[in-house]
RNA sequence: CGACAAAGGCAAACCGGCCGCAAGACCGGGGCGCAAAGCCAAGGGCCCGUCGAGUCGGCUCCGGUGGGCAGCCUAGCUGCCGAA
Numbered sequence: 001c002g003a004c005a006a007a008g009g010c011a012a013a014c015c016g017g018c019c020g021c022a023a024g025a026c027c028g029g030g031g032c033g034c035a036a037a038g039c040c041a042a043g044g045g046c047c048c049g050u051c052g053a054g055u056c057g058g059c060u061c062c063g064g065u066g067g068g069c070a071g072c073c074u075a076g077c078u079g080c081c082g083a084a
Base pairs, nucleotide, nucleotide: 001082002081009034010033014029015028016027017026019024032071038077039076042074043073044072045069046068047067048066049065050064051063052062053060054059
């Protein structure tokens, strides 16, 4: 650096189960995709809860706080195979 290579790996939507207020996690089925779709929540981003502020109110381009997403991007750590 990544091929119509080999051997393997992971697994979106959706469905079932289960936990959670939720975002979402986990297990099974499934397979859209993936060469780091392995790890990491440090920076940005998005999502949810809650409080504040604003609002007649629904709500919100806002702020605090707690949580989630690594299959959104960046940084960091680790790693299989191999042609040009």
The RNA shown here (c-di-GMP-I-GGC riboswitch aptamer) has 84 nucleotides and comes from a marine sediment metagenome. The prediction has a mean pLDDT of 87.